[in-house]
Transfer RNA from a Microthrixaceae bacterium, 76 nucleotides, folded computationally.
Model confidence (mean pLDDT): 80 of 100.
It matches the Rfam family "tRNA". Rfam classes the family as a transfer RNA.
The sequence was found in a public genome assembly.
């Protein structure tokens, strides 16, 4: 330099054909306990990596940048 692949909630990951963004732990708040822990019961939390285009609409299709992984290639 080339190819593949992945980036979605604080942490791990779904998300089907382009038509309301999810879950499990965490977190917080309650409950229940002498108290913690557990259990229950509720809440909150998203620039879907950025950027542009295509569409009535884009996490989703195109295109290009950037981060991360992983294989090739060149180093006469």
């Nucleotide at each position: 330099g080339c190819c593949c692949g992945a980036g979605u909630a604080g942490c791990u990951c779904a998300g089907u054909u382009g038509g309301c963004a999810g879950a499990g732990c965490a977190g917080c708040u309650g409950u229940c306990u002498u108290g913690u822990a557990a259990a229950c019961a509720g809440c909150a939390g998203g620039u879907c990596a950025g950027g542009a285009g295509u569409u009535c609409g884009a996490u989703u299709c195109u295109c290009c940048u950037c981060u991360c992984g992983g294989g090739c290639u060149c180093c006469a």

NCBI's taxonomy places the organism under Bacteria, Bacillati, Actinomycetota, Acidimicrobiales, Microthrixaceae.